[in-house]
The RNA shown here (THF (Tetrahydrofolate) riboswitch aptamer) has 96 nucleotides and comes from Fructobacillus fructosus. It matches the Rfam family "THF (Tetrahydrofolate) riboswitch aptamer". Gene Ontology term of the family: tetrahydrofolate metabolic process. RNAcentral holds the sequence, with entries from Ribocentre. The source organism's lineage runs through Bacteria, Bacillati, Bacilli, Lactobacillales and Fructobacillus. The coordinates come from a structure-prediction model, not an experiment, and the mean pLDDT is 82.
């Protein structure tokens, strides 16, 4: 000097556990506004989180109508496995 590698937030698919909701919230979509963090370091781009509002919209049954128990919800945490996941510049790593 030049090749080739790792790694990040995070999405995805499956299980498992413990809630919510089924008197409709949540999830998805759309618009606004806020915070912080996001390969080892900068810059940056994406995705991510919250809150409001809009629009659309559902799956309930046993049971002594009570505990409770099967379902349902593109349901909510947390854990697990497999998987895919950084542009540039420098770091690092292999080898020459």
């Nucleotide at each position: 000097u030049a090749u080739g590698g790792g790694g990040u937030a995070g999405g995805a698919a499956c299980c498992c556990g413990u809630g919510c909701g089924u008197u409709a919230a949540g999830u998805g979509c759309g618009c606004u506004g806020g915070a912080a963090a996001c390969g080892g370091a900068a810059u940056g781009u994406g995705g991510g989180c919250c809150a409001g509002c809009g629009a659309c919209g559902a799956a309930a049954c046993a049971g002594u109508u009570a505990a409770u128990g099967u379902g349902c919800g593109g349901u909510a945490c947390g854990g697990g496995u497999u998987u895919c996941g950084c542009a540039u510049u420098c770091a690092c790593c292999a080898a020459u």